[in-house]
């Protein structure tokens, strides 16, 4: 230096261009004699990062930055 690949909640990850979700974990109930375990809720997000394309972007393009993996 080139090519591919990845980046979303605290943590591992989902999401056909149309309202950003789960599951663990956190807080609160409920059960249980009591704790674990189960069961229910609730809280938590500038989708790295600037632009662009669009009527509308986590998703599509373009540059950056970080991890990863290849070529010389």
């Nucleotide at each position: 230096u080139c090519c591919c690949c990845g980046u979303u909640a605290g943590c591992u990850c989902a999401a056909u261009g149309g309202c950003a979700g789960a599951g663990c974990a956190u807080u609160c109930g409920g059960c249980u004699g009591u704790u674990a375990a189960c069961c229910g809720a609730a809280g938590g997000g500038u989708u790295g990062g600037u632009a662009g394309u669009u009527c509308g972007a986590g998703u599509c393009u373009a540059c950056c930055a970080c991890g990863g993996g290849g070529a010389g």